[in-house]
Molecule: c-di-AMP riboswitch aptamer (ydaO/yuaA leader)
Organism: Desulforamulus aeronauticus
RNA sequence: UAAUAUAAAACGCCAAAUUUCAUUCUUGAAAACGGGGGAACCACUCUUUUGGGGUGAACUACCUUUGGUAGCGGGCUAUCUUUCGGUCCGAAUCCGUCAGCUAACUCCGUCGGCGUGGAAAGCGAGGAAGG
Numbered sequence: 001u002a003a004u005a006u007a008a009a010a011c012g013c014c015a016a017a018u019u020u021c022a023u024u025c026u027u028g029a030a031a032a033c034g035g036g037g038g039a040a041c042c043a044c045u046c047u048u049u050u051g052g053g054g055u056g057a058a059c060u061a062c063c064u065u066u067g068g069u070a071g072c073g074g075g076c077u078a079u080c081u082u083u084c085g086g087u088c089c090g091a092a093u094c095c096g097u098c099a100g101c102u103a104a105c106u107c108c109g110u111c112g113g114c115g116u117g118g119a120a121a122g123c124g125a126g127g128a129a130g131g
Stems, first nucleotide, its partner, number of pairs: 011115004018031005032110006042100001051098001052095004059071005072090006080122005
């Protein structure tokens, strides 16, 4: 000097998944964010085991089918946004025969898992010094 690995802190990322207050320390409440059910009107007039539906980016097609390819969808690339380039993901799970939208109303969630630093353009914010 470079590369790899581990640990801590800071910082950052996916995701709704954070913060505050109280507390008998067990938990509860609130804010914020997110999800479901639920009229009229509208939509559907064919739906119902070929079950149906929800959360989520996580679907479709083809092939030589425990995988690959393409389309399409999603994340990251360190102030932020956009573009280009680069790089990765396309899972899982819940309801239980049942749900279109949906004001009032109502019911829930706040887990878990990780580690980036290429370029260009643009819009902003903050700090210091001096006059």